[in-house]
RNA sequence: AGAGUUUGAUCCUGGCUCAGAACGAACGCUGGCGGCGUGCCUAACACAUGCAAGUCGUACGAGAAAUCCCGGGCAACCGGGAGAGUAAAGUGGCGGACGGGUGAGUAACGCGUGGGUAACCUGCCCCUGAGUUGGGGAUAACCUCGCGAAAGCGGGGCUAAUACCGAAUAUUGUUACAGUUCCUUCGGGGACUGUAAUGAAAGGUGGCCUCUGCAUGCAAGCUACUGCUCAGGGAUGGGCCCGCGUACCAUUAGCUAGUUGGUAGGGUAAUGGCCUACCAAGGCGACGAUGGUUAGCUGGUCUGAGAGGACGGCCAGCCACACUGGAACUGAGACACGGUCCAGACUCCUACGGGAGGCAGCAGUGGGGACUCUUGCGCAAUGGGGGAAACCCUGACGCAGCGACGCCGCGUGGGUGAUGAAGGCCUUCGGGUCGUAAAGCCCUGUCAGGUGGGAAGAAACAUGUUGAUGUGAAUAACAUCAACAUCUGACGGUACCACCAGAGGAAGCACCGGCUAACUCCGUGCCAGCAGCCGCGGUAAUACGGAGGGUGCAAGCGUUGUUCGGAAUCACUGGGCGUAAAGCGCGUGUAGGCGGUUGAGCAAGUCAGAUGUGAAAUCCUGAAGCUCAACUUCAGAAGUGCAUCUGAAACUACUCAACUAGAGUACGGGAGAGGAGAGUGGAAUUCCCGGUGUAGAGGUGAAAUUCGUAGAUAUCGGGAGGAACACCGGUGGCGAAGGCGGCUCUCUGGACCGAUACUGACGCUGAGGCGCGAAAGCGUGGGGAGCAAACAGGAUUAGAUACCCUGGUAGUCCACGCCGUAAACGUUGGGCACUAGGUGUGGGAGGUAUUGACCCCUUCCGUGCCGAAGCUAACGCAUUAAGUGCCCCGCCUGGGGAGUACGGCCGCAAGGUUAAAACUCAAAGGAAUUGACGGGGGCCCGCACAAGCGGUGGAGCAUGUGGUUCAAUUCGACGCAACGCGAAGAACCUUACCUGGGCUUGACAUGCUAGUGGUAGGAACCCGAAAGGGGGACGACCCCGGCUUGCCGGGGAGCUAGCACAGGUGCUGCAUGGCUGUCGUCAGCUCGUGUCGUGAGAUGUUGGGUUAAGUCCCGCAACGAGCGCAACCCUCAUCCCUAGUUACCAACAGGUAAAGCUGGGGACUCUAGGGAAACUGCCAGGGAGAACCUGGAGGAAGGAGGGGACGACGUCAAGUCCGCAUGGCCCUUAUGCCCUGGGCGACACACGUGCUACAAUGGGUGGUACAAAGGGAAGCGAACCCGCGAGGGGGAGCAAAUCCCCAAAAGCCAUCCUCAGUUCGGAUUGCAGGCUGCAACCCGCCUGCAUGAAGCCGGAAUCGCUAGUAACCGUGGGUCAGCCAUACCACGGUGAAUACGUUCCCGGGCCUUGUACACACCGCCCGUCAAGCCACCCGAGUUUAGUGCACCCGAAGUCACCGACCCAACCCGAAAGGGAGGGAGGUGCCGAAGGUGUGCUAGGUGAGGGGGGCUAAGUCGUAACAAGGUAGCCGUACCGGAAGGUGCGGCUG
Repeated sequence: AGAGUUUGAUCCUGGCUCAGAACGAACGCUGGCGGCGUGCCUAACACAUGCAAGUCGUACGAGAAAUCCCGGGCAACCGGGAGAGUAAAGUGGCGGACGGGUGAGUAACGCGUGGGUAACCUGCCCCUGAGUUGGGGAUAACCUCGCGAAAGCGGGGCUAAUACCGAAUAUUGUUACAGUUCCUUCGGGGACUGUAAUGAAAGGUGGCCUCUGCAUGCAAGCUACUGCUCAGGGAUGGGCCCGCGUACCAUUAGCUAGUUGGUAGGGUAAUGGCCUACCAAGGCGACGAUGGUUAGCUGGUCUGAGAGGACGGCCAGCCACACUGGAACUGAGACACGGUCCAGACUCCUACGGGAGGCAGCAGUGGGGACUCUUGCGCAAUGGGGGAAACCCUGACGCAGCGACGCCGCGUGGGUGAUGAAGGCCUUCGGGUCGUAAAGCCCUGUCAGGUGGGAAGAAACAUGUUGAUGUGAAUAACAUCAACAUCUGACGGUACCACCAGAGGAAGCACCGGCUAACUCCGUGCCAGCAGCCGCGGUAAUACGGAGGGUGCAAGCGUUGUUCGGAAUCACUGGGCGUAAAGCGCGUGUAGGCGGUUGAGCAAGUCAGAUGUGAAAUCCUGAAGCUCAACUUCAGAAGUGCAUCUGAAACUACUCAACUAGAGUACGGGAGAGGAGAGUGGAAUUCCCGGUGUAGAGGUGAAAUUCGUAGAUAUCGGGAGGAACACCGGUGGCGAAGGCGGCUCUCUGGACCGAUACUGACGCUGAGGCGCGAAAGCGUGGGGAGCAAACAGGAUUAGAUACCCUGGUAGUCCACGCCGUAAACGUUGGGCACUAGGUGUGGGAGGUAUUGACCCCUUCCGUGCCGAAGCUAACGCAUUAAGUGCCCCGCCUGGGGAGUACGGCCGCAAGGUUAAAACUCAAAGGAAUUGACGGGGGCCCGCACAAGCGGUGGAGCAUGUGGUUCAAUUCGACGCAACGCGAAGAACCUUACCUGGGCUUGACAUGCUAGUGGUAGGAACCCGAAAGGGGGACGACCCCGGCUUGCCGGGGAGCUAGCACAGGUGCUGCAUGGCUGUCGUCAGCUCGUGUCGUGAGAUGUUGGGUUAAGUCCCGCAACGAGCGCAACCCUCAUCCCUAGUUACCAACAGGUAAAGCUGGGGACUCUAGGGAAACUGCCAGGGAGAACCUGGAGGAAGGAGGGGACGACGUCAAGUCCGCAUGGCCCUUAUGCCCUGGGCGACACACGUGCUACAAUGGGUGGUACAAAGGGAAGCGAACCCGCGAGGGGGAGCAAAUCCCCAAAAGCCAUCCUCAGUUCGGAUUGCAGGCUGCAACCCGCCUGCAUGAAGCCGGAAUCGCUAGUAACCGUGGGUCAGCCAUACCACGGUGAAUACGUUCCCGGGCCUUGUACACACCGCCCGUCAAGCCACCCGAGUUUAGUGCACCCGAAGUCACCGACCCAACCCGAAAGGGAGGGAGGUGCCGAAGGUGUGCUAGGUGAGGGGGGCUAAGUCGUAACAAGGUAGCCGUACCGGAAGGUGCGGCUG
């Protein structure tokens, strides 16, 4: 720091996704040790049990028991002492307001930060001053009586205090008054002086005897300590107030009656509507009140480069809460977690009458949940409460336990070791890899284990001794200090150390298609599965599952969730708005924001310095302590903030003064479809009347509906009425936009130009607001000629709710009132300034010139085009910016859902405006590029059409195919480019298929092991259809050695058995090679360098000509080159040279019935080698002085002379695994091999390709010519003979220019037939033959005789051919025994017609254009309907929660009042009694819960209704994209199964 993903590719926009870090986590697999942290995020759900707040006898009264001892008693027992002034309880004091928990509530002065309190309080603590005198009356405990199940309560009696109550005294307290002084925010406050009134207290413990009393010692007293009281101060802690900051929703816009303020009073520690009465009518709010939702806040934590974003667990500060709600009491402090009262819910006890309880303390339980621990030890340390202290209490805390939950550290060994072991995996079978890895050898000793040793954390307090100091009368006592001694450890026998033993006990997890480091095999076969995104899987999957190997981390590794990052994807730093999402339809203007020049002042902003604060912890830096680290400690820095003070004065603000360049006013001009109203004119359409006139008119692609003999259309005249204004007219004008068009008048707005004067910043923008706002539409009333939604009819069509036609109503028009939207567009908000030009045009002014108008020059305003820089993704924009800047407003943030739902506002309605979410997709887009395509355009080719000739389609037959049939009808080929194709030869064979019979190392190859000379082979004979099986007479071969007749031994071959393997026309042509078809013999396809472009790519290759051709020429940011074209090759056509046998025969000779037959010749034909020739070379014209074209000459041939071979880059996953080869898969006594027979030849049908015909340009018969190219040895086969013939006999000759096949046929001559199903046609069938072959039944060909079908030229449609071509005619060859050949491949013979031309059909080439196509138009794609799933909206209602208002009831309790009942302290009184005061009780205000009624808000549910989204192969159509076949789209209205159609207006995208 980026990457993947939209496309065929590209650039851009834009979303989605990934790589990083983090976590109080959870889940899966795995798990050795230790340290430090950390651990209910959910139910603020409910809780069993134990513990978590007590303490003080130096405040007070009272005061046990068990047990032991002593005495008495027979014993029961009694008395005394110890236990013990102890336990427990009580009065009283202090503490239970701290510590600990939780985050429900709270959007708030709650928190943070900085201030204020002159508006306040502060127990314990510290300092200072003063005091602590003298009395009184009660009451718990206790005793007793009673009630109650209990909890507990009541009556009576006794008693103490540091409990309670009077009195005295009193400073600087408090209150009132008077005065002085200082401060002040002017409200007041501080200090001081005087007077008056008023307000306190409590003692306890220790010690001592100087003074007094009793006189030992004790008391008074003294003294020390402590407590208490008053007053002042401090410290600490708190209350209250204020500035600023502190989430989301405006689909929450208005809220408010104690409300806002005042006066008076009450209340509080204290200000204050905090409360009450009265008075006033205010207060808050777009700088967001009110309402709703969510949330404890902060230091900080995570992330990030930062700015920011998210979070607020542990730790620390603050707040709030303590079952829920309400309330007060006590107190320094509470409205009180482990206090009280009341109400409610819940749980428990109960004798049913009543009671008890509150873990959000520590453990723990249930429940919830993906998930979160021990009912541990200890007060040793730190801290807290009480106490004088000892000490007690302390689930705070210190420790331990559990959990890999996190961070950090350590280990699971180190070295050596190559026959690269075994084994696994892969393999091209050679090997590679796991891999120095292992084993083996040599070492080490961390952790764990064992044995032993063994800290620090502890120092205080206290006690004792000694000493010093202070107080004091004091050598008491007490207090303080110092030294010494004694005492105290939960963790824990822990950390740590030493020793022992021994590599021994200790590695997993994820991933390996790209992103992203890491690849192979097997299995699977769109299945099973994977997946973060793109996407993998349909038989060779690096993507699924397993394995081997590898990569990455490591006691962990992955997954999931969440946050930040990447994301500049909300953009302050740091984005945009012409076409990608995005400029409000336009104006006016409020708030607000911003604002010209000069001077002065001020100091709010701004800047600088200082001070205070910004808690600690955290982060950062340095250092230190645990062996390191994590962790901890110390020091520093930082903390961008706030406040105060001082200063600066450029800029901004503010104030004052001034200016004129912005803005405006006045004056003079001219331009204009600017607006409103009134009037008026002509042309045209229609209608009415009349005339002329007659059969049609109208309309269309063609028609019809329609009109017309009742007189239309046409034409003339007259009239009526409505609407719109031709020409001028113009990227001309005006207006803010919408928009505005005959002429005249009236009223009226704005802009522009010119020159002067004036005002003096008066300006720009503009959230809301207000106004204007095309068309359609709505309301009321008019009007209505034409046009025309709807509607009707006619056409078209498969249909035609459309396009076309004939009609036609709203409407279009007017008045008034609504609506408020458009592609309301320049898809471009407004203002100002700046930044090259050129060229039009409208309005004005000036200059020059002119008689004048023009023209020309300058300038201002407007409106167009082209272009520089610059900008832009590109297209493009470019002084009318989309350039460069400033100011203000509006708007955007992926596509769909959706401009929809709900809510609000507006509207008569239609509807408008504001405006979501669930869900869903991995894109949706913009511009440009290359193609492809178009019922787009231009140019040009081709037997493409046309022109012509002959066919096919009809018939019969042949052949191939489909289909059907069958045991099998083997397989392949399927538009062109499958179908007389593979097959250039299916009776058996072929043959791959079927039936049946057989074989199993096989019909065939190679190797290994073992065996085997009577071996291999194999005749008779038997079974059999054959194959095969049985059978065995006979019986070998080669090499070496030995004896060497023959035999023996060994080896080979062969054979047998077995093992490897063979074999497969089994599958995959979509795994392949090779070959082939096709576009297409079309003229194209590319490259290098350069140039242009961000890029895909372009250029070159386009353009002007020309060509068969990207052929050539010219031009050109291109210059060259390659594959194609052409040429080079073959063949035919002319000539020449050479060579003549088997060919030839002119001359010469011979010769025959004839004949190159013979000699001979080398002339000719011909043969086959070589060469020549043609090149637009020549001429003329055209053309650009070109290429080239046209014509001509010459020439055998002329512009490529005819034909062939030759097929660019590529396309069709075209064809072929059944030619061959070949990967993979499959079969292995069978899917291999052999054999018999059958089938491939079937036959209701359908199609393709052919043959033969339908006849007279013919058929028959007879006669008679003229080819070329081929073939021939298991061959061609002559003559001759036989046969009607096929053929048979025969066998000459010939491996061929020699012989044979071989007869060419059409033709020509002659003759018959005479238009007929025929003397056409030959199918079919019968009979008789021939040939091949082992064999012609299925299933051959040929011959003869007989038979004589359809068919009389072929519907729609369709094929071939442009010259030696078509057509017609025959000939040969391959394959082959024969042949189903009418096929195919060749050969020659005869030998035409036509082409105006390129509009149309088909195919193709080039350029251009549009595109939403790129699997590329056989494309893409829209809507209804049908099916499934999902979320949502409405919905009669129903239900839950919250909340407003009104009312009812009203607990506890405070307050107020009453208080006839009760009462010790004080007063009067001798007493009785009374008084003061208080209480029980009562009343009232307020008041929680509860209740009733009525609203509002949110959620759940709901028959049914509605649209939406998604879902390989459903239905209907074809709307859109190419002029998408009616250009499309926007708004609106009507209509229609649906897309949609039509009307009106608008836009060009």
The RNA shown here (small-subunit ribosomal RNA) has 1549 nucleotides and comes from an uncultured bacterium. RNAcentral holds the sequence, with entries from SILVA. Its mean pLDDT, the model's own confidence on a scale to 100, is 86. Rfam family: Bacterial small subunit ribosomal RNA.